Molecule: transfer RNA
Organism: Candidatus Blackburnbacteria bacterium
RNA sequence: GCUCCCAUAGCUUAACGGAUAAAGUAGCGGUCUUCGGAACCGUUGAUGGGGGUUCGAUUCCCUCUGGGAGCG
Numbered sequence: 001g002c003u004c005c006c007a008u009a010g011c012u013u014a015a016c017g018g019a020u021a022a023a024g025u026a027g028c029g030g031u032c033u034u035c036g037g038a039a040c041c042g043u044u045g046a047u048g049g050g051g052g053u054u055c056g057a058u059u060c061c062c063u064c065u066g067g068g069a070g071c072g
Stems, first nucleotide, its partner, number of pairs: 001071007010025004018055001027043005048064005
């Protein structure tokens, strides 16, 4: 330099182009417990930036940024 892949919650992952973006774990609160842990209940928290297509984009297209793989 060229080609391909990835980017969603603190972390690990879901989501036919259409629902209030869903879980696990972590955090916080509560019940329980002598205390803690476990268990149960509740709660907080996310689509990398910009643009385009579309009635509608996490999803499709372009570009940038970051990460990874291959080739030279």